[in-house]
Molecule: transfer RNA
Organism: Minisyncoccota bacterium
């Protein structure tokens, strides 16, 4: 220098062909218990890496840059 993959909640990850974002765990509250743990229930938590473009509509498609990983030279 070139190519490929990845970047989504605090963490690990889903999200098929564009229709407006979810799970588990962690943390919070409540129940249960003499108490803790376990278990059950509830609520909260996101500019979907950056900046543009296309579109009625973008996490998803196109371009750019950044970061991480891998390959080639």
């Nucleotide at each position: 220098g070139c190519c490929c993959c990845g970047u989504u909640a605090g963490c690990u990850c889903a999200g098929c062909c564009g229709g407006u974002a979810g799970a588990g765990c962690a943390g919070g509250a409540a129940g249960c218990u003499c108490u803790u743990a376990a278990c059950u229930u509830c609520a909260a938590g996101g500019u979907c890496g950056u900046g543009g473009g296309u579109u009625c509509g973008a996490a998803u498609c196109c371009c750019u840059c950044a970061c991480g990983g891998g390959g080639c030279a």